FMN riboswitch aptamer (RFN element), 131 nucleotides, folded computationally.

RNA sequence: UAUUAUCUUCGGGGUAGGGUGAGAUUCCCGACCGGCAGUAUAGUCUGCGAGCCUAUGGCAUGACACGGUGAGAUUCCGUGACCGACGGUAAAGUACAUUUAUGUAUGAAGUCCGGAUGAGAGAAGAUAUGA
Repeated sequence: UAUUAUCUUCGGGGUAGGGUGAGAUUCCCGACCGGCAGUAUAGUCUGCGAGCCUAUGGCAUGACACGGUGAGAUUCCGUGACCGACGGUAAAGUACAUUUAUGUAUGAAGUCCGGAUGAGAGAAGAUAUGA
């Protein structure tokens, strides 16, 4: 130091401030976040990962350009963009009902609450094996 086996630990972040309102971290202005491996350092390149639904199927699986440096960067630097499952919870809107201004249904979260003290790509370490 390669190989193989067993075990242990670790393994996802984020609405400041303001507006409307009886009520919104869900609406509006604005703010903030970025799993794992590869590669010149990556949410947007290549590959991988949990889960969910109305389940021969579908969603998660989505999203980047321009300029600069360099041998090399869609990864760095500059500028301006874009993306984010499911259930819950104020919208607006839509439909229906009726007592005509109310009721019912549907309906808005990447960041709040929940499945999840879960699972997992993988990372580190220990012991054994062996040249």

The sequence was found by an Rfam model in a public genome assembly.
Rfam family: FMN riboswitch aptamer (RFN element). Gene Ontology term of the family: FMN binding.